[in-house]
Context: one part of a larger RNA
RNA sequence: UUGGGCGUAAAGCGCAUGUAGGCGGUUUGAUAAGUCGAGUGUGAAAGCCCUGGGCUCAACCCAGGAAGUGCACUCGAAACUGCCAAGCUAGAGUAUGGGAGAGGAUAGCGGAAUUCCCGGUGUAGAGGUGAAAUUCGUAGAUAUCGGGAGGAACACCAGUGGCGAAGGCGGCUAUCUGGACCAAUACUGACGCUGAGAUGCGAAAGCGUGGGUAGCAAACAGGAUUAGAUACCCUGGUAGUCCACGCUGUAAACGAUGAAUGCUAGGUGUCGCGGGUAUUGACCCCUGCGGUGCCGGAGUUAACGCAUUAAGCAUUCCGCCUGGGGAGUACGGCCGCAAGGCUAAAACUC
Numbered sequence: 001u002u003g004g005g006c007g008u009a010a011a012g013c014g015c016a017u018g019u020a021g022g023c024g025g026u027u028u029g030a031u032a033a034g035u036c037g038a039g040u041g042u043g044a045a046a047g048c049c050c051u052g053g054g055c056u057c058a059a060c061c062c063a064g065g066a067a068g069u070g071c072a073c074u075c076g077a078a079a080c081u082g083c084c085a086a087g088c089u090a091g092a093g094u095a096u097g098g099g100a101g102a103g104g105a106u107a108g109c110g111g112a113a114u115u116c117c118c119g120g121u122g123u124a125g126a127g128g129u130g131a132a133a134u135u136c137g138u139a140g141a142u143a144u145c146g147g148g149a150g151g152a153a154c155a156c157c158a159g160u161g162g163c164g165a166a167g168g169c170g171g172c173u174a175u176c177u178g179g180a181c182c183a184a185u186a187c188u189g190a191c192g193c194u195g196a197g198a199u200g201c202g203a204a205a206g207c208g209u210g211g212g213u214a215g216c217a218a219a220c221a222g223g224a225u226u227a228g229a230u231a232c233c234c235u236g237g238u239a240g241u242c243c244a245c246g247c248u249g250u251a252a253a254c255g256a257u258g259a260a261u262g263c264u265a266g267g268u269g270u271c272g273c274g275g276g277u278a279u280u281g282a283c284c285c286c287u288g289c290g291g292u293g294c295c296g297g298a299g300u301u302a303a304c305g306c307a308u309u310a311a312g313c314a315u316u317c318c319g320c321c322u323g324g325g326g327a328g329u330a331c332g333g334c335c336g337c338a339a340g341g342c343u344a345a346a347a348c349u350c
Base pairs, nucleotide, nucleotide: 004321005320006319007304008303012318014201015200016199017198021194022193023192025088026087027086028085029084031082033081034080035077036076037075038074039073040072041071042070049065050064051063052062053061054060091191092188093187094186095185096183097182098181103177104176105175106174107173108172109171110154115149116148117147118146119145120144121143125136126135162169163168206247207246208245209244210243211242215241216240220236221235222234223233258317259316260315261314262313263312266295267294268293269292270291271290272289273288274287275286276285299306300305323350324349325348332343333342334341335340
């Protein structure tokens, strides 16, 4: 390679946009490259196979035939694929009207709470723990009232609720802005799907420059605990956490489940939009489309489970796997300021 796989056994790139490539709805006509049929030529000899023959047989040798699934050319077929032409509207998209949303960016504003500062009241403790101590406090703490400063996060609402491709997104207002959904028509006419490379986005931690720093808190210091205690507990506390710009590019980046399309019982909740019924209206009830949950049948699975949001039945394209350790390591290359990342072995061993 053939073949088998990828929820949990090894295996889905963290996610998207998209180049090449691969694949691609429906009708008619044309073509004849692929495809199919026929013929001709060629397909060295030897060998294999068949029929004869020669060594007493055989091996061996000789003659003839067949085969040689291939290639080229010619003629023909036109269903399928391709190419060309002309159409179609069920895929895809555009226009119109709606409502939903923590989708993104920027600016401004708000209240609660913690801490600190100032002032009042007030007096001996407060704090902390399993118990304590370090710590704070007669230079007036803790408690309580009033005022002020500053930073960070937004209780209730809040919901297997919503939005986003993923990471992720939650106080309020304004501006700018992306996407999805629904309804009824009109329009374009296959414009589509996937996507090697590539490009962009990408939690936290970390890095660079400059700011900021209330709370929390790696490191660090002290107090405890303990045989010890470089920990768990306590008192402090610096990076960091926050902002701007730049870098890093990784996560149990998880649904451990790639994307797209079609098909295949139901039941029940919820979110958005619509239709019918009802009504003064909102509900209720029936129903359509789109999302998001639970349960469950066929089917599937090694089992667990999955089950119209498939892990069922199929098609297309991409990625990935091939015993454990060595090892996601060494070497080399590329990227990075560094930390390190990406790519990625072997010896040896079981």
Predicted 3D model of a 350-nucleotide part of an RNA (small-subunit ribosomal RNA, central domain) from a metagenome. Rfam family: Bacterial small subunit ribosomal RNA. Gene Ontology terms of the family: structural constituent of ribosome and ribosome. Model confidence (mean pLDDT): 88 of 100.